[in-house]
This is a predicted structure of a 73-nucleotide RNA (transfer RNA) from a Bacteroidales bacterium.
The prediction has a mean pLDDT of 82.
Rfam family: tRNA. Rfam's curators write: Transfer RNA (tRNA) molecules are approximately 80 nucleotides in length.
Taxonomically the source falls in Bacteroidales (Bacteria, Pseudomonadati, Bacteroidota, Bacteroidia).
RNA sequence: CGGGAAGUAGCGCAGUUGGCAGCGCACCACAUUCGGGACGUGGGGGUCGGGCGUUCGAGUCGCCUCUUCCCGA
Numbered sequence: 001c002g003g004g005a006a007g008u009a010g011c012g013c014a015g016u017u018g019g020c021a022g023c024g025c026a027c028c029a030c031a032u033u034c035g036g037g038a039c040g041u042g043g044g045g046g047u048c049g050g051g052c053g054u055u056c057g058a059g060u061c062g063c064c065u066c067u068u069c070c071c072g073a
Stems, first nucleotide, its partner, number of pairs: 001072007010025004019056001027043004049065005
């Protein structure tokens, strides 16, 4: 320098044909317990790496860019 993959909650990941951003773990509260853990019930937490564009509408489509990984030179 060229090609490819990944980036979504604290962590690990889903998100179909563009149509209200979800799951597990973790966290908080309550219940339970002498207390803790486990189990149960409820709850909080994101603008989807960044920017621009297309569209009535973008995590999803297009372009640019950043980071990490793989291949090649």